[in-house]
Context: one part of a larger RNA
RNA sequence: AGCGCAUGGUGGAUGCCUUGGCUCUGAGAGGCGAUGAAGGACGUGAUAAACUGCGAUAAGCUACGGGGAUUGGAACACACGAUACGAUCCGCAGAUUUCCGAAUGGGGCAACCCAUCAUAUUGAAGAUAUGAUAUCAUUCUUAUGAAUGAGGCGAACCCGGGGAAUUGAAACAUCUAAGUACCCGGAGGAAGAGAAAACAAGAGUGAUUCCGUGAGUAGUGGCGAGCGAAAGCGGAAUAGCCCAAACCAUGAUGGUUCAGGCUGUCAUGGGGUUGUAGGACUACAAUGUGGAAGAUGUUUGCAUAGUAGAAUGAUCUGGAAAGGUCAAUCAUAGAGGGUGAUAAUCUCGUAUACGAAAUGCAAAUAUUACCUAGUAGUAUCCUGAGUAGGGCGGGACACGUGAAAUCCUGUCUGAAUCUGCCGGGACCAUCCGGUAAGGCUAAAUACUCCUCAGAGACCGAUAGCGAACUAGUACCGUGAGGGAAAGGUGAAAAGUACUUCGAAUAGAAGAGUGAAAUAGUUUCUGAAACCAUGCGCUU
Numbered sequence: 001a002g003c004g005c006a007u008g009g010u011g012g013a014u015g016c017c018u019u020g021g022c023u024c025u026g027a028g029a030g031g032c033g034a035u036g037a038a039g040g041a042c043g044u045g046a047u048a049a050a051c052u053g054c055g056a057u058a059a060g061c062u063a064c065g066g067g068g069a070u071u072g073g074a075a076c077a078c079a080c081g082a083u084a085c086g087a088u089c090c091g092c093a094g095a096u097u098u099c100c101g102a103a104u105g106g107g108g109c110a111a112c113c114c115a116u117c118a119u120a121u122u123g124a125a126g127a128u129a130u131g132a133u134a135u136c137a138u139u140c141u142u143a144u145g146a147a148u149g150a151g152g153c154g155a156a157c158c159c160g161g162g163g164a165a166u167u168g169a170a171a172c173a174u175c176u177a178a179g180u181a182c183c184c185g186g187a188g189g190a191a192g193a194g195a196a197a198a199c200a201a202g203a204g205u206g207a208u209u210c211c212g213u214g215a216g217u218a219g220u221g222g223c224g225a226g227c228g229a230a231a232g233c234g235g236a237a238u239a240g241c242c243c244a245a246a247c248c249a250u251g252a253u254g255g256u257u258c259a260g261g262c263u264g265u266c267a268u269g270g271g272g273u274u275g276u277a278g279g280a281c282u283a284c285a286a287u288g289u290g291g292a293a294g295a296u297g298u299u300u301g302c303a304u305a306g307u308a309g310a311a312u313g314a315u316c317u318g319g320a321a322a323g324g325u326c327a328a329u330c331a332u333a334g335a336g337g338g339u340g341a342u343a344a345u346c347u348c349g350u351a352u353a354c355g356a357a358a359u360g361c362a363a364a365u366a367u368u369a370c371c372u373a374g375u376a377g378u379a380u381c382c383u384g385a386g387u388a389g390g391g392c393g394g395g396a397c398a399c400g401u402g403a404a405a406u407c408c409u410g411u412c413u414g415a416a417u418c419u420g421c422c423g424g425g426a427c428c429a430u431c432c433g434g435u436a437a438g439g440c441u442a443a444a445u446a447c448u449c450c451u452c453a454g455a456g457a458c459c460g461a462u463a464g465c466g467a468a469c470u471a472g473u474a475c476c477g478u479g480a481g482g483g484a485a486a487g488g489u490g491a492a493a494a495g496u497a498c499u500u501c502g503a504a505u506a507g508a509a510g511a512g513u514g515a516a517a518u519a520g521u522u523u524c525u526g527a528a529a530c531c532a533u534g535c536g537c538u539u
Base pairs, nucleotide, nucleotide: 001538002537003536004535005534006533007532008531009530015524016488017487020459021458022456023455024454025453026452027451028450029448030447031153032152039100040099041098042055043054044053051073061094062093064091065090066089070082071081072080105114106113107112115133116132117131118130119129120128121127135150136149137148138147139146140145157188158186159185160184161183162182168175172222198205199204209236210235211234212233213232219227220226240440241439242438243384247270248269249268250267251266252265253264254263255262256261275418277383278382279381280380281377282376283375284374290371291370294368295367296366297365298364299363300362301361302360303359304358306354307353308352312327313326314325315324316323328345329344330334336348337347338346389413390412391411392410393409394408395407396406399425420435421434422433423432424431475482476481495523498510499509500508501507
């Protein structure tokens, strides 16, 4: 020096565990905000660095309800307190709630600086305290204000306005990716759509939405890559309505006038709402029927604290019994967790049965705002105009301009008026269907930042969220932004009194605790690499 064995050190794999995650299910909630949010800064404890709570009333104040012995957060110890005159704790409702932040009196390098007016402390100055003082929109007043609303934040879902490229086409330009990503605006618990100017086809259906099918079909397509319906059928859920106009009335105001009127505009009220056309109008008739999605009351239920809740002993092993043995019990409860090893009967619970002063939600019911009706006549009037349609240029439709209907419109044009008008995929005729150019509308559908209850052939600390721990922390970056590592003593701290060595508050040896200390806080187990010591063998 090498090899082997043994004993240690180092190291933290593995095993076991789970406080945390992940993915779902069923309910709920689906918003918060100028009554100042979300998010922060700074404070706040007897002691207090960070976390949690709270706000100068500051780990808290008040009332009501629950609950019944401890208690002053996690978080121990010491000190000092609170509490059967019911604390702590839990629920509901209030009070307080510094400063910044939409931030809103002005400014500003957020958490700071400086004002004006009114009132009070004063009689004045000054100071202090309280209140008001932003902008925009609408309405009303008027020429200055007042009232109301908005503003900002929030995970996805939704609607609208804009809108890529990588990529695919085995290159690439039409095309694709894709109306995706992304930006902007807006709303709701859903949004959007929606009561046929719809489909269909010689037969019919009867608003919309969503699912299955039709169907990768019909189509479209450098007919390449690709894109890709609809009717119908089967289901989910079902709900229908209101204006404009004609006509009437009232008010205001204008024109004209022979002073009787005629006529225009605006506002309000009545009326009226559709395709078998309907309505106005004229003539009759009726005084009811039904709805009610809004409001109020009552009742019930649910949620937000809770209450009751059955039944076991001995013995053996052991540090410890829930394990073994023997003998019992309950079960509408043998789900699960905890307890010194594996507990239906120890404990929290579980099955089951109950419970609310207060607040919220839902349903039922009563009343009600509100809405709702007929017959005949058919002369006249009304039935949504820069609209429908057309030309040019684009876009949307599964449909790339195509034979290209249908829908939207930048631009130029531009009808008809029920004997009307539109559609049925160029166009024409017949036939059929409908009634545009105003509006509202629950449910079935989409989503989950969040709450409650539960589940898993999901993970188990290099996994599972980035984060089981002071985690979006430490740290990095001028910044946008990036972004960790880090769990486990023991049943219980019983966390090693005391002695010795030592400079020692290091460490060690005894001693003690404990079942165990090679469980000693660098703490369960403790692999390998690597290091050391001892022994053996070889050179």
Annotation
RNAcentral holds the full RNA, with entries from ENA. Predicted 3D model of a 539-nucleotide part of an RNA (large-subunit ribosomal RNA, domain I) from Flavobacteriales bacterium Tduv. Taxonomically the source falls in Flavobacteriales (Bacteria, Pseudomonadati, Bacteroidota, Flavobacteriia). The coordinates come from a structure-prediction model, not an experiment, and the mean pLDDT is 82.